This is a predicted structure of a 682-nucleotide part of an RNA (large-subunit ribosomal RNA, domain II) from an Ilumatobacteraceae bacterium. The prediction has a mean pLDDT of 87. RNAcentral holds the full RNA, with entries from ENA. Rfam family: Bacterial large subunit ribosomal RNA.

Context: one part of a larger RNA
RNA sequence: GCCUGCGAGUUACGGUAUGUGGCAAGGUUAACCAGUGAUGGGUAGCCGAAGCGAAAGCGAGUCUGAAUAGGGCGUUGAGUCGCAUGCUGUAGACCCGAAGCCAAGUGAUCUAUGCAUGGCCAGGUUGAAGCGGAGGUAAGACUCCGUGGAGGACCGAACCCACGUCAGUUGAAAAUGGCGGGGAUGAGCUGUGUAUAGGGGUGAAAGGCUAAUCAAACUUGGCGAUAGCUGGUUCUCCUCGAAAUGCAUCUAGGUGCAGCGUCGUGUGUUCAGUGCCGGAGGUAGAGCACUGAUUGGGUUAGGGGGCCUACAAGCUUACCGACCCCAGUCAAACUCCGAAUACCGGUACUCCAGAGCACGGCAGUGAGUCCACGGGGGAUGAGCUUCGUUGGACGAAAGGGAAACAGCCCAGACCAUCAGCUAAGGCCCCAAAUUCUGAACUAAGUGGAAAACGAUGUGGGAUUGCUUAGACAGCCAGGAGGUUGGCUUAGAAGCAGCCACCCUUGAAAGAGUGCGUAAUAGCUCACUGGUCGAGUGAUCCUGCGCGGACAAUGUAACGGGGCUCAAGUUCAGAGCCGAAGCUAUGGGUUCGUACGUAAGUACGAGCGGUAGAGGAGCGUUGAUGCAGCAGUGAAGCGGGUGUGCAAACAGUCGUGGAGCGGCAUCAAGUGAGAAUGCAGGC
Numbered sequence: 001g002c003c004u005g006c007g008a009g010u011u012a013c014g015g016u017a018u019g020u021g022g023c024a025a026g027g028u029u030a031a032c033c034a035g036u037g038a039u040g041g042g043u044a045g046c047c048g049a050a051g052c053g054a055a056a057g058c059g060a061g062u063c064u065g066a067a068u069a070g071g072g073c074g075u076u077g078a079g080u081c082g083c084a085u086g087c088u089g090u091a092g093a094c095c096c097g098a099a100g101c102c103a104a105g106u107g108a109u110c111u112a113u114g115c116a117u118g119g120c121c122a123g124g125u126u127g128a129a130g131c132g133g134a135g136g137u138a139a140g141a142c143u144c145c146g147u148g149g150a151g152g153a154c155c156g157a158a159c160c161c162a163c164g165u166c167a168g169u170u171g172a173a174a175a176u177g178g179c180g181g182g183g184a185u186g187a188g189c190u191g192u193g194u195a196u197a198g199g200g201g202u203g204a205a206a207g208g209c210u211a212a213u214c215a216a217a218c219u220u221g222g223c224g225a226u227a228g229c230u231g232g233u234u235c236u237c238c239u240c241g242a243a244a245u246g247c248a249u250c251u252a253g254g255u256g257c258a259g260c261g262u263c264g265u266g267u268g269u270u271c272a273g274u275g276c277c278g279g280a281g282g283u284a285g286a287g288c289a290c291u292g293a294u295u296g297g298g299u300u301a302g303g304g305g306g307c308c309u310a311c312a313a314g315c316u317u318a319c320c321g322a323c324c325c326c327a328g329u330c331a332a333a334c335u336c337c338g339a340a341u342a343c344c345g346g347u348a349c350u351c352c353a354g355a356g357c358a359c360g361g362c363a364g365u366g367a368g369u370c371c372a373c374g375g376g377g378g379a380u381g382a383g384c385u386u387c388g389u390u391g392g393a394c395g396a397a398a399g400g401g402a403a404a405c406a407g408c409c410c411a412g413a414c415c416a417u418c419a420g421c422u423a424a425g426g427c428c429c430c431a432a433a434u435u436c437u438g439a440a441c442u443a444a445g446u447g448g449a450a451a452a453c454g455a456u457g458u459g460g461g462a463u464u465g466c467u468u469a470g471a472c473a474g475c476c477a478g479g480a481g482g483u484u485g486g487c488u489u490a491g492a493a494g495c496a497g498c499c500a501c502c503c504u505u506g507a508a509a510g511a512g513u514g515c516g517u518a519a520u521a522g523c524u525c526a527c528u529g530g531u532c533g534a535g536u537g538a539u540c541c542u543g544c545g546c547g548g549a550c551a552a553u554g555u556a557a558c559g560g561g562g563c564u565c566a567a568g569u570u571c572a573g574a575g576c577c578g579a580a581g582c583u584a585u586g587g588g589u590u591c592g593u594a595c596g597u598a599a600g601u602a603c604g605a606g607c608g609g610u611a612g613a614g615g616a617g618c619g620u621u622g623a624u625g626c627a628g629c630a631g632u633g634a635a636g637c638g639g640g641u642g643u644g645c646a647a648a649c650a651g652u653c654g655u656g657g658a659g660c661g662g663c664a665u666c667a668a669g670u671g672a673g674a675a676u677g678c679a680g681g682c
Stems, first nucleotide, its partner, number of pairs: 001682006011091013026047003032041003051058002061073004094232002097229001101222006112196009121186001123155003126151001130147006159183003163180005198214001200210003235617006245258005259365002261362007270355001272350008285337001286335002291331003295327004302320002304317004368394005373388005399410003414587004419583003425577003428561003434574001436573006447563001453547002457544010474531005480504003485499003510525001514523002588607008618671001620668007628660002636655004641650003
């Protein structure tokens, strides 16, 4: 891992609701007694028939109160005892699951430390004190030679340890192996015996060790501890069908109440939409009349500076500047104004639907997500976050489109059909349907990713200048004189800089457009003539394009092929394809209506679905009753066949060899794929 078996809402006693049965202003017994039993007896008790008040108490009333007032609670529809079912309370209460807490015991054959008594440490090295001798001295000190054999001394086996590294890591081994390493006469190592025990021991102290277990051992018990947590919870079909919100919470992944679902009873259009009539409002927008913010100008009080001045005053100002005036702006917490929607009331019409409302039984939900719209936060970031009595989808929704793609677009799947029509989206090939029609644009593979900004890309529109009295572009020629203008400067001559920018000759020529020189020179432009011969400049609006344009495996930013009067883009049009949509035909089922005693028939509308509510069934084991089957072959097992919407069932063949099913009612140890489920087999 697979297979087979086992494996989870039970039971008791209360409460409550629904269904059903008995009796009914009543209903009913409990213990207990008798009896084999069925049953009979048993009236204590309980519930109901009257309430109100704290109570005394009064009573269809009563309490409060001074009250014959008002108000509160009552009076005006029947209960009770069984049975069944839903939910709930108390119990382990659907099942499995802690880490832990407490009690009583068992452990020091591992290990920690102590005690008692034994054992062990090859070999080599060093050479302390002391002692002896010699030298030395007044005596010493001291020096040398020897002797001696100290040391948590040295090197290094046994022994002990475990520092490095490699291997091993489903190991040879639940701590090892290889190669190196440290200690090795000591606080050494070790045998045997013995002591200390769980909030206790022992600890050269690491929370270490205390039998492969230690921030409190192990065993058994309290014990089915508790688990607002995780996982699991077993047959079928039918109808409806949520929520992820508000308030509160030692509350935030829990719960209570409300909201939203379902079932029952009642009400009977009350709901909703639209039209009309009547309301309240301060949002969008707009505005500046208020509150504030805010730019320029005018006028001007006041202030600052300057002049003047004994004081007072006066004069003045490229300074600041209130109020006022003109022009221009801004606001969630501004409003002289002010919609559209939405909201409330009335009325009429449409509509009869899983509309509304009330009461009761039973829930689930209370982690939401994305998209569009209106806001807040953020960076007018986020597949960000937080709101909306705004909407949609997913959640709980399959189908078609978007290459693929919960939340986008289209559209809501009862079942069947090798029938038809459409939606979104498409129609060259992959790939169903046009290489369809007409007009235009794009040349960038733009289409098939992106901005500020840039550009004689190109189409359309508008305005305007020059132009056969010859424009624009090119070519030929001229482009002069006063003058090197004045100043400045070493120089400044059109051309460093400052100032001015005239006059003359002329067809025209600036006191000079750029290059250039140290300064000149030189080249060139403006301007003019000639040549040429028809258009040529500027500005604005707009369609489609261009650049701007850099990312990680491989083209890789059309799904691909491929596409250029298109298979791209824009406009207009004709067809077709295309879904579980709609239609057609047949069938099933739910609800309603009509008919019918019923069975049912006809018609109409429905039938996606998680949590969940409600309904109807199948099967298993056993009990009771009735009628049955079976050696002419029961159950079980295997094969194929048929029936039923399904759970399932029937019959047949084989195997098997002794019991078994049907109908009705009842009772449950009643259905397995999941729980890192349990046991067995492989």